[in-house]
């Protein structure tokens, strides 16, 4: 140097024929149960801005296309298989 994949909360993981992001799961905070405690079960768990209502961001970055983007174009950074 060329091809192919992959990057989404703290940590894994889904949503790919564009159309509410974060289901589920772990972890982590409160409670309920115990004498206590493990177990279980029940709530809550990105951020900013505001008193509240709301509102804004946000799917590695930066740009385009679109009424709309995790999805599709380009381009950049990181891993990881290949090929030279």
């Nucleotide at each position: 140097g060329c091809c192919g994949g992959a990057g989404u909360g703290g940590c894994g993981a889904a949503a790919c024929a564009g159309g509410c992001a974060g289901a589920c799961g772990c972890a982590a905070g409160g409670g309920a149960c115990u004498u206590a405690a493990a177990a279980u079960c029940c709530c809550u768990c990105u951020c900013c801005c505001g008193a509240a209502a709301g509102g804004g961001a946000a799917u590695a970055c930066c740009g385009g296309u679109u009424c709309g983007a995790u999805c599709c174009c380009g381009g950049u950074c990181u891993c990881c298989g290949g090929c030279a």
A computed fold for an 84-nucleotide RNA from Leptospirillum ferrodiazotrophum, annotated as transfer RNA. The sequence is in RNAcentral, with records from Rfam.